This is a predicted complex of two RNAs, RNase P RNA and transfer RNA, with 420 nucleotides together.
The coordinates come from a structure-prediction model, not an experiment, and the mean pLDDT is 77.
Rfam match: Bacterial RNase P class A. Rfam describes the family as follows. Ribonuclease P (RNase P) is a ubiquitous endoribonuclease, found in archaea, bacteria and eukarya as well as chloroplasts and mitochondria. Rfam links the family to the GO terms tRNA processing, ribonuclease P activity and dimeric ribonuclease P complex.
RNA sequence: CAGGCUGACCGGGUGAUCGCUCCCUGCUCCGGCAGGGGGAGGAAAGUCCGCCCUCCACAGGGCGCGGUGCUGGCUAACGGCCAGGCGGGGCAACCCGACGGCAAGUGCAACAGAGAGGUAAAUUGCCCAGCAAUGGGCGAGGGUGAAACGGUGGUGUAAGAGACCACCGGCGCGGGCAGUGAUGUCGGCGGCCGGGCAAACCCCACCGGGAGCAAGGCCAAGCAGGCGCAUUGGGGCGGCCCGUCCCGCAAAAAGCGCCGGGUGUGCUGCUUGACUCCAUCUGGUAACGGGUGGAGCAGAUAGAUGAUCAUCCACGACAGAAGGCGGCUUAUAGGUCGGCCUGAGCA
RNA sequence: GGGCCUGUAGCUCAGUUGGGAGAGCGCUACAAUCGCACUGUAGAGGUCAGGAGUUCGAGUCUCCUCAGGUCCA
Numbered sequence: 001c002a003g004g005c006u007g008a009c010c011g012g013g014u015g016a017u018c019g020c021u022c023c024c025u026g027c028u029c030c031g032g033c034a035g036g037g038g039g040a041g042g043a044a045a046g047u048c049c050g051c052c053c054u055c056c057a058c059a060g061g062g063c064g065c066g067g068u069g070c071u072g073g074c075u076a077a078c079g080g081c082c083a084g085g086c087g088g089g090g091c092a093a094c095c096c097g098a099c100g101g102c103a104a105g106u107g108c109a110a111c112a113g114a115g116a117g118g119u120a121a122a123u124u125g126c127c128c129a130g131c132a133a134u135g136g137g138c139g140a141g142g143g144u145g146a147a148a149c150g151g152u153g154g155u156g157u158a159a160g161a162g163a164c165c166a167c168c169g170g171c172g173c174g175g176g177c178a179g180u181g182a183u184g185u186c187g188g189c190g191g192c193c194g195g196g197c198a199a200a201c202c203c204c205a206c207c208g209g210g211a212g213c214a215a216g217g218c219c220a221a222g223c224a225g226g227c228g229c230a231u232u233g234g235g236g237c238g239g240c241c242c243g244u245c246c247c248g249c250a251a252a253a254a255g256c257g258c259c260g261g262g263u264g265u266g267c268u269g270c271u272u273g274a275c276u277c278c279a280u281c282u283g284g285u286a287a288c289g290g291g292u293g294g295a296g297c298a299g300a301u302a303g304a305u306g307a308u309c310a311u312c313c314a315c316g317a318c319a320g321a322a323g324g325c326g327g328c329u330u331a332u333a334g335g336u337c338g339g340c341c342u343g344a345g346c347a
Numbered sequence: 348g349g350g351c352c353u354g355u356a357g358c359u360c361a362g363u364u365g366g367g368a369g370a371g372c373g374c375u376a377c378a379a380u381c382g383c384a385c386u387g388u389a390g391a392g393g394u395c396a397g398g399a400g401u402u403c404g405a406g407u408c409u410c411c412u413c414a415g416g417u418c419c420a
Stems, first nucleotide, its partner, number of pairs: 001343010012312007020039008041318001045329002048327005053212004060242004065208005070084005085099001086097004100203002105201002107197002118149001124141001125138005150168006169193002171190003175186004216268003225259005233247004275296009313316001348419007357372004366403001374390005396412005
């Protein structure tokens, strides 16, 4: 210098004017006004996971259903993250992996093909006998297919074949060493050779009670309640059973359902919390944890964060909170910084 | 804001153990009729909403995205 891999960050700046929303202080003629301060994102998105919170009962047992799926760790938890193993891609840096089990059982494989999984099958073919018809042996070669019953070489044979032998591959049994483990490595024995699909049913291990802030709670005003449901039980329970709790117990309550009237979103939940950032000490390879100091924090309810002008530049992408938090995924113009790999040149 | 469902021809819809992409109406051409309609024969028309993955093979199974609909105080 060229090409590439990877990590982190920014994503319009400044000034003026006019507006919007929330908080604090002061004043007020209670209508507001003045001053000060805060005001979108890395994804606020999709709602795909996990959790907090709330109600159903305190969230219990079994079956069913759903989810996850190499190992170890992190975490409040996770399908997330970190480290490692194995497999695949790349010269490499590095990247990707729904990565338990098809040798428990059941099932599937169109068309083609002799045959699609059974100790099966024989079109072409090979060999033997026979003049021939035909009879017997074979599974090596050709052919079909996405996939054809371990591979290579030899022995053997009429021709052949794990039929037998050597090596290689796989599987099973058993052992030594290293490792917490996944796993790796080195021997031994057995011709055992039983291919694919589990994002097919299923088996194994682990996890999961249901619903969701329009959950739920409170106040005021107004008002009008009525009907139905039980062969004594009903409800929580919105998969079923058990268990348990609540209400009721002989005419009614609670509950559920339906019809009707009114209100029309007032207050709360609502944002300071497993929070974020910076500096520093410390345990750990790391994710992450602990300590100290400092700084920061939108909270609306028809829903605010905007508009105009000037100026600068690289001419501004995707996009906009609605209970909160941790992740994943998806969208994103342009730009900045760091680390690493390969190739070439010069010193 | 939250829960759920759907997307296949121009329209309305089928499509199950994953192997052929279909039906009715509509459209085009021809026949039949003096002509039109009905009718008959033949035909065209599809990114199975889009993109990845699993599989030999995907409308169908899994994941992501887009569009539409519906319910909840």